TPP riboswitch aptamer (THI element) from a Gemmatimonadota bacterium, 94 nucleotides, folded computationally. The organism belongs to Gemmatimonadota, within Bacteria. Model confidence (mean pLDDT): 76 of 100.
RNA sequence: GCCCAAUGACAGGGGUGCCCGGGUACGGGCUGAGAUCAUACCCUCCGAACCUGACCCGGUUAGGACCGGCGUAGGGAGUCACCUACAGGCUCAA
Repeated sequence: GCCCAAUGACAGGGGUGCCCGGGUACGGGCUGAGAUCAUACCCUCCGAACCUGACCCGGUUAGGACCGGCGUAGGGAGUCACCUACAGGCUCAA
């Protein structure tokens, strides 16, 4: 000297399950930030938001990604502004 958190704008990515009643529409219950329009919620490389593995494995439950493993696995969507922060990283000089 530069990068980096937070904040904002715009843009983009993502999920919407389980149980009960009902012919359906829909209503109620469970967990959760969010359970298919909420126009909301979450996440955007410091990426577990989310997908694959997976009709997976163990536990639990009325049931169920409900809890944990898998997972130091493989994928996965960004720019600008502002700020110049703790810790940290890179480069240069002495």
Record summary
Rfam family: TPP riboswitch aptamer (THI element). About the family: Vitamin B(1) in its active form thiamin pyrophosphate (TPP) is an essential coenzyme that is synthesised by coupling of pyrimidine and thiazole moieties in bacteria.